[in-house]
RNA sequence: CAAAGUUAAAGCCACCCUUACUGCAAAGUAAGUCCGGAAAACCAACGGAUCUCUAAAUCGAGAUGGCCGGGUUACCUCG
Numbered sequence: 001c002a003a004a005g006u007u008a009a010a011g012c013c014a015c016c017c018u019u020a021c022u023g024c025a026a027a028g029u030a031a032g033u034c035c036g037g038a039a040a041a042c043c044a045a046c047g048g049a050u051c052u053c054u055a056a057a058u059c060g061a062g063a064u065g066g067c068c069g070g071g072u073u074a075c076c077u078c079g
Stems, first nucleotide, its partner, number of pairs: 004077002012037002017032006035066001041072003046069003049064005
């Protein structure tokens, strides 16, 4: 320095569920738990998808980055 993730090690994240709080809701935050993850880090004002609310929505307001693609950055190992 660009590529890759077979093995090992260190560290990281945390599905479902439970409890508490916030929200009309989708959901979010914290703790426990550990299904899994090599980007399960960030971007929803990059595109698509799904979901919620509203009398209604291709159109309004939101949610999901652990739905997919894309972008940005990054640990370890290997070369």
The RNA shown here (c-di-GMP-I riboswitch aptamer) has 79 nucleotides and comes from Nitrosomonas sp. Rfam family: c-di-GMP-I riboswitch aptamer. Rfam describes the family as follows. GEMM was predicted in a large-scale screen for bacterial structured RNA regulatory elements. NCBI's taxonomy places the organism under Bacteria, Pseudomonadati, Pseudomonadota, Nitrosomonadaceae, Nitrosomonas.